[in-house]
A computed fold for a 163-nucleotide RNA from a Coriobacteriia bacterium, annotated as glmS glucosamine-6-phosphate activated ribozyme aptamer. The organism belongs to Coriobacteriia, within Bacteria.
RNA sequence: AUGCACCACCAAGCGCCGGGACUGCACGCGCGAGCGCGCAGUCGACGAGGCGGGGGCUCAUCGAAAGAUUCGGCGGAUGGCCCUCCGGCACCUCCCGAUGUCGAUACCGCACCGACAAAGCCCGCGGGUGACCGCGGAGACAACACGGUCGUGGAUCCGGGAU
Numbered sequence: 001a002u003g004c005a006c007c008a009c010c011a012a013g014c015g016c017c018g019g020g021a022c023u024g025c026a027c028g029c030g031c032g033a034g035c036g037c038g039c040a041g042u043c044g045a046c047g048a049g050g051c052g053g054g055g056g057c058u059c060a061u062c063g064a065a066a067g068a069u070u071c072g073g074c075g076g077a078u079g080g081c082c083c084u085c086c087g088g089c090a091c092c093u094c095c096c097g098a099u100g101u102c103g104a105u106a107c108c109g110c111a112c113c114g115a116c117a118a119a120g121c122c123c124g125c126g127g128g129u130g131a132c133c134g135c136g137g138a139g140a141c142a143a144c145a146c147g148g149u150c151g152u153g154g155a156u157c158c159g160g161g162a163u
Base pairs, nucleotide, nucleotide: 014075015074016073017072019071020043021042022041023040024039025038027036028035029034046063047062048061052085053084054083055082056081057080058079086103087102088101089100090099093162094161095160096159097158098156107154108153109152110151111149112148113147114146122137123136124135125134126133127132
């Protein structure tokens, strides 16, 4: 390096389950509805958006549905803040430094405008004794971020050097 066999991984609004809720079976109790317990199971967040490297801290952004367990908890994580390094811009002559702000879509705030989702709901199909699980069809509806505007306000009039 190649081949073979086995195992693990092939998740990032993601994974997990000792609480809880629910189901099946057995047993016990109860006139009964049911309750208790054992075993085996099921559920346990719907998408949008989100990553320069390293370190630290932190209950990590946005809305949708429902009115209920999307309860409760664990782990992880692209969030936020701080430090540092790299990079862009402010800086259209170029370089270095400082400052500010961002992350290869590489200034910030505000106002107005614009567009974007899945689940849920409705109609079906399949699997399971069941809780429940998987899939298809139809038609909708967000916010943040984003895009737009002869909009508006703010952000180096900085220091040094080269030509």
It matches the Rfam family "glmS glucosamine-6-phosphate activated ribozyme aptamer". Rfam's curators write: This entry contains a glucosamine-6-phosphate activated ribozyme that is found in the mRNA for GlmS. GlmS is an enzyme that uses fructose-6-phosphate and glutamine to generate glucosamine-6-phosphate. The ribozyme catalyses self cleavage of the glmS mRNA that is thought to regulate GlmS activity. Rfam classes the family as a riboswitch. Its mean pLDDT, the model's own confidence on a scale to 100, is 82.